[in-house]
């Protein structure tokens, strides 16, 4: 000096964790009036059958918190994986020259 292998370094990529947003779902709590459904009691109409309006209550919707699942986004997160790079560095092997 050359070749080669590995590592550092850089780039890309996959995976995971973390953070954020959204959706679904479960639980808990809230919801005075105003939303929807059902509407005990009682009220009204009717000879009756039944009908009508409808308070309380309940359910749904809505709001908040937490958990779980999924999707997307993010980055000097990673005693993770894969691929590529070579102007550079470290180590190993090997060949040649001085």
């Nucleotide at each position: 000096c050359g070749c080669u292998c590995a590592g550092a370094c850089c780039c890309g990529u996959g995976c995971g964790a973390c953070g954020g947003a959204c959706a679904g779902u479960u639980g808990c709590g809230g919801c005075a009036a105003a939303g929807c459904u059902u509407c005990a009691g009682g009220g009204c109409g009717g000879g009756a059958a039944c009908g009508c309006a409808g308070c309380a209550g309940a359910g749904c919707a809505c709001c908040g918190c937490a958990g779980c699942u999924g999707u997307c986004c993010g980055g000097g997160c990673g005693c993770c994986g894969c691929g590529g790079g070579u102007a550079u560095c470290u180590g190993g092997g090997u060949g040649g020259g001085g």